[in-house]
RNA sequence: CGGAACGUAGCGCAGUCUGGUAGCGCACUUGUCUGGGGGACAAGUGGUCGGAGGUUCAAAUCCUCUCGUUCCGACCA
Repeated sequence: CGGAACGUAGCGCAGUCUGGUAGCGCACUUGUCUGGGGGACAAGUGGUCGGAGGUUCAAAUCCUCUCGUUCCGACCA
């Protein structure tokens, strides 16, 4: 330098193809059971989807640019 993949809650991920209220597990908070811990059960908090712009009534999803990480290749040595 060229190509590709990935970026979504504290952590690990789904959802994108085919636009229509942002989800799952763990974790966390509260309550109940227990003498306490652990554990079980019930309820709940937390992200506007890496950033910017565009298309659209409507964008995590489509388009453009850009940032970061990883992989492959090329170049130099």